[in-house]
Context: one part of a larger RNA
RNA sequence: CUGGGCGUAAAGGGCGUGUAGGCGGAUGGGUCAGUCAGAUGUGAAAUCCAAGGGCUUAACCCUUGGCCUGCAUUUGAUACUUCUCAUCUAGAGUAUGGGAGAGGAGAUCGGAAUUCCUGGUGCAGCGGUGAAAUGCGUAGAUAUCAGGAAGAACACCGGUGGCGAAGGCGGAUCUCUGGCCUAAUACUGACGCUGAUGCGCGAAAGCUGGGGGAGCAAACAGGAUUAGAUACCCUGGUAGUCCCAGCCGUAAACGAUGGGCACUAGGUGUUGGGGGUAUUGAUCCCCUCAGUGCCGGAGUUAACGCAUUAAGUGCCCCGCCUGGGGAGUACGCUCGCAAGGGUGAAACUC
Numbered sequence: 001c002u003g004g005g006c007g008u009a010a011a012g013g014g015c016g017u018g019u020a021g022g023c024g025g026a027u028g029g030g031u032c033a034g035u036c037a038g039a040u041g042u043g044a045a046a047u048c049c050a051a052g053g054g055c056u057u058a059a060c061c062c063u064u065g066g067c068c069u070g071c072a073u074u075u076g077a078u079a080c081u082u083c084u085c086a087u088c089u090a091g092a093g094u095a096u097g098g099g100a101g102a103g104g105a106g107a108u109c110g111g112a113a114u115u116c117c118u119g120g121u122g123c124a125g126c127g128g129u130g131a132a133a134u135g136c137g138u139a140g141a142u143a144u145c146a147g148g149a150a151g152a153a154c155a156c157c158g159g160u161g162g163c164g165a166a167g168g169c170g171g172a173u174c175u176c177u178g179g180c181c182u183a184a185u186a187c188u189g190a191c192g193c194u195g196a197u198g199c200g201c202g203a204a205a206g207c208u209g210g211g212g213g214a215g216c217a218a219a220c221a222g223g224a225u226u227a228g229a230u231a232c233c234c235u236g237g238u239a240g241u242c243c244c245a246g247c248c249g250u251a252a253a254c255g256a257u258g259g260g261c262a263c264u265a266g267g268u269g270u271u272g273g274g275g276g277u278a279u280u281g282a283u284c285c286c287c288u289c290a291g292u293g294c295c296g297g298a299g300u301u302a303a304c305g306c307a308u309u310a311a312g313u314g315c316c317c318c319g320c321c322u323g324g325g326g327a328g329u330a331c332g333c334u335c336g337c338a339a340g341g342g343u344g345a346a347a348c349u350c
Base pairs, nucleotide, nucleotide: 003322004321005320006319007304008303012318014201015200016199017198021194022193023192025088026087027086028085029084030083033081034080035077036076037075038074039073040072041071042070048066049065050064051063052062053061054060091191092188093187094186095185096183097182098181099180103177104176105175106174107173108172109171110154114150115149116148117147118146119145120144121143125136126135162169163168206247207246208245209244210243211242215241216240220236221235222234223233258317259316260315261314262313263312266295267294268293269292270291271290272289273288274287275286276285278283299306300305323350324349325348332343333342334341335340
């Protein structure tokens, strides 16, 4: 390389967008490049294979045939593929009516709680733990009432509920804005799928500059525990957590399961639409589309399990794997302010 694979054994890119490329619906015509068939030429000799022959055999040698799977030219075939022309509507999309939603961005507002400040009441404790102590408190704490300030997060609703490509998204209102679902028609007429490179997004932590700082809290300090205790527990507490602008680009970025299309028994929940019978209506039942759960059959799997949301049956495209350690290391290149990221070996060893 081929082959075989990628839920858990090695292996799905964190996610999207999309360039090249690969692949691509129906009908008819043309073309004949691929494809297929025939012919001709060529495919040196030796080697190789087969038959026969020559050295007493053999090796070796000679003769004939084959092979040389290829290339070129030419004559045809036209099902499929390419190219091209015309047409189509089942894929894809557009328009119209409805619909749900923590989808995104910005602005404004709200209450509960916490801490702090001021004042009132009030007296000796409070706090904390397994038990304590550090700590706070007669300079009046804790408790309680009133007023004020600040920052952060949004109880209940809340739900294997919803939305988003993923990361993720949860108080309320307004503005701007993306996607999705559904119904019935009309329209475009293959405009599609995937996607190397590229580009964009990307939790937390971290970094730069400027703000902010209530609570929490790496580091740090103290008190305990302990043989020790650089921990677990307690009292404090700084970065950080928050906002703006810019970096970083990684995660068990997980469904450890790439995307698309088609097909293949069921049962039962739930979310959002649409339709129908009955009904005054609520509602119930039935049908249908889209999502999201559970159970389970065939099939599949090493097993566990998966099972119309496939890990089943097929096709198309991308990514990735190839024994363990060395090692996601070294070197080089590249990105980054740095931290570090990306790419990514070998010796040696079992």
This is a predicted structure of a 350-nucleotide part of an RNA (small-subunit ribosomal RNA, central domain) from an uncultured bacterium. The prediction has a mean pLDDT of 89. The full RNA is in RNAcentral, with records from ENA and SILVA.